């Protein structure tokens, strides 16, 4: 100096002018003044997990849903950390729904001879039986690949063809035999436990192909809805219930009597609505500084700091200047990301102009 990998951070600064919201104080009291605070790393998607609230709920089980290598962290998680295994990369590193297919059921297009307790198209063979030819007096021998056959080494098909390499063996071959590798089972060791051929020993010629992001089996977790949750106060008007009173009044039950209903006045009661208050931001807190334990996620201790809480609406705009990028006729001009809290936290995912820092890897050059 080049090409990369991983992690962390910032994401406009300063000044002036004009404005907005919360809280507190003071007021000449509904308007002002002063003080103070006022968006993010994702406030986003609403995909997971929890707090909180209401409803449901003896206990146990089934169904449904979710998670799925192991251990740890955490309030909890599908998150994070460390480890194992597999794949990719020269490497730093990255990626993985990664339990079970020797319980059961099921699935596999096309191609191909054969695809599930498989199969012979090309090919290899001529051992065995037969045919044919030749030789032989005969027994038989030799030849031929013609029929019955043997084989699965090689070719070919496929995502996948029932371990691989080598030697022996054979008519040709084949775990048929053997050695090594692979695979399986058992034992021992290692891994602070565990996952785990990571290491060793013994046994087994190999049985048990693939798919569970097919049903299923196993283990663990799981009640529902959400701050428009929910709690409290609560009018006016209308309506509901009860009591008393009065004319024995009006109307209805065909007329009359009784009775019942309804209309009036006063008082009492309870429900709902409008509206108001709370929930609401002090919380498993966050941030800053330092210490201790741990490989780490994280835990813990000490000190400092209360760090937005609204009506759905506030948290801004303009000017100047600096920084950055582009263009320039050197006067200047243009641009400056993604995006805006609404009950609160922990994650994940997605968006993001530009910039800074640290650790590491692989080439090149120089000393």
């Nucleotide at each position: 100096g080049g090409a990369g990998u991983c992690g962390g951070c910032c994401g406009g600064g300063c000044a002036g002018u004009c404005g907005c919201g919360g809280u507190g104080u003071g007021u000449u009291u509904u308007g002002c003044a002063c003080a103070u605070c006022g968006a993010g790393g994702a406030a986003a998607g609403u995909c997971c997990g929890g707090g909180c609230u209401u409803c449901a709920c003896a206990g146990g089980g089934c169904a449904g849903g979710g998670u799925g290598c192991c251990a740890g962290g955490u309030a909890a998680c599908g998150c994070c950390u460390g480890g194992g295994c597999g794949g990719c990369g020269u490497g730093a590193g990255c990626c993985g729904a990664c339990g079970g297919a020797a319980a059961g059921u099921g699935c596999a297009g096309c191609a191909g001879a054969g695809a599930g307790c498989a199969g012979a198209c090309c090919g290899c063979c001529g051992a065995a039986c037969g045919g044919c030819g030749c030789c032989g007096c005969a027994a038989g021998g030799c030849g031929u690949g013609c029929g019955u056959g043997g084989c699965a080494a090689g070719g070919g098909u496929g995502a996948a063809a029932g371990g691989g390499u080598g030697c022996g063996g054979u008519a040709a071959g084949a775990g048929c035999g053997c050695a090594c590798c692979g695979c399986g089972u058992g034992c021992g060791g290692g891994g602070c436990c565990a996952a785990c051929g990571c290491c060793g020993c013994a046994c087994g010629g190999c049985a048990c192909g693939g798919c569970a992001a097919a049903c299923c089996c196993c283990a663990c977790c799981u009640g529902a809805a959400g701050c428009a949750a929910g709690a409290c106060c609560g009018a006016a008007u209308a309506g509901g219930g009860g009591a008393a009173c009065u004319u024995u009044g009006g109307c209805g039950c065909g007329g009359c009597c009784c009775g019942c209903g309804u209309c009036g006045u006063u008082c009492c009661c309870g429900g709902g609505u409008a509206g108001g208050u709370c929930g609401c931001u002090u919380g498993a807190g966050g941030c800053c500084u330092g210490g201790u334990g741990g490989u780490g996620a994280c835990a813990u201790c000490a000190g400092g700091u209360c760090c937005a809480g609204a009506g759905g609406a506030a948290u801004g705009a303009c000017u100047g200047u600096c920084a950055c990028g582009c263009c320039u006729u050197c006067g200047g001009g243009c641009g400056c990301a993604c995006a805006g809290a609404a009950c609160c936290c922990g994650g994940c995912u997605u968006a993001c102009a530009g910039g800074c820092c640290g650790a590491c890897u692989c080439g090149u050059u120089c000393a």
Bacterial RNase P class A from a Rhodanobacteraceae bacterium, 367 nucleotides, folded computationally.
It is recorded under the gene name rnpB.
Its mean pLDDT, the model's own confidence on a scale to 100, is 78.
Its Rfam family is "Bacterial RNase P class A". Rfam links the family to the GO terms dimeric ribonuclease P complex, tRNA processing and ribonuclease P activity. Rfam's curators write: Ribonuclease P (RNase P) is a ubiquitous endoribonuclease, found in archaea, bacteria and eukarya as well as chloroplasts and mitochondria.